The prediction has a mean pLDDT of 78. A computed fold for a 135-nucleotide RNA from a Clostridia bacterium, annotated as c-di-AMP riboswitch aptamer (ydaO/yuaA leader).
């Protein structure tokens, strides 16, 4: 010059996983209050059928089909992708995992639980709609 890795600070993705003050603490980072935000459970009414073929939750992640079969391959509802948001278009790329225990349709009051973990430096073009500053 190129390629890899670590670190740090900017920026930016995925995802509900954020901001504010305050106290401790060398520090990471603990604790408590507030916003703000996702989840679960839970009446009348209403909707419902079936409780071993067990249901059920959370998420975009269900379903087919094939094969040398506990794994693979291919497909396919549904899902992301850079600067606020929508539409088109091109192109990539995910289509998992985990939990509750025989038990939950909805659901006001109300009870309860989280606010993580991972990751990269621009997908391509077009059009439209808001907002910021600044003269």
């Nucleotide at each position: 010059g190129u390629g890899g890795a670590u670190u740090u600070a900017a920026u930016g993705c995925c995802g509900a996983g954020u901001c504010c003050g305050g106290u401790c603490c060398c520090g990471c980072g603990a604790c408590c209050g507030g916003a703000g935000u996702g989840g679960g459970g839970g009446a009348c009414c209403c909707a419902a059928a079936a409780u071993u073929u067990g249901g059920g939750g959370u998420g975009a992640a269900u379903c087919c089909g094939g094969c040398u079969u506990u794994g693979c391959c291919g497909g396919u509802a549904g899902g992301g992708c850079a600067g606020u948001c929508c539409c088109c278009u091109u192109g990539c790329c995910c289509g998992a995992a985990c939990c509750c225990g025989u038990c939950a349709g909805c659901u006001a009051a109300c009870c309860u639980c989280g606010c993580a973990g991972g990751c990269a430096u621009g997908u391509u073009g077009g059009g439209g709609a808001g907002g910021g500053u600044a003269c």

It was read from a public genome assembly, where an Rfam model found it. Lineage of the source: Bacteria > Bacillati > Bacillota > Clostridia.